[in-house]
RNA sequence: UAGAGAAAAAGGCAAACCUGUCGAAAGGCAGGGGCGCAAAGCUCUGGGUCUAAGGCCGUAAGGCUAUGGCCGCCAGGCUGCCAAU
Repeated sequence: UAGAGAAAAAGGCAAACCUGUCGAAAGGCAGGGGCGCAAAGCUCUGGGUCUAAGGCCGUAAGGCUAUGGCCGCCAGGCUGCCAAU
C1' cells in the first nucleotide's frame, strides 16, 4: 500500500414501540428504547415502493398523477474505522 469480512479492540449508528413536535398524508425531527448493522455514513442517479395536498377525470362513490417521501428494499456514485493474508 492492497485486502476476502473470519476474529478482536476502540468507537459509531439505531428497528419495533412510547412521548413530544412538524406535515394533507407518506414520512421527518427531538427524547426514551434496542431489533439489528462493516458502510444501518452521504447521495433519489436507475429500478422498486409508500402517500396523493394540488391538478385532471367523474353526477357521485371513486380513479389517475410527485413537483412529496423511503438509501434499515436492490443496484450505481462519493467518502470512511479495524483487519486473518
c-di-GMP-I riboswitch aptamer from a Clostridia bacterium, 85 nucleotides, folded computationally.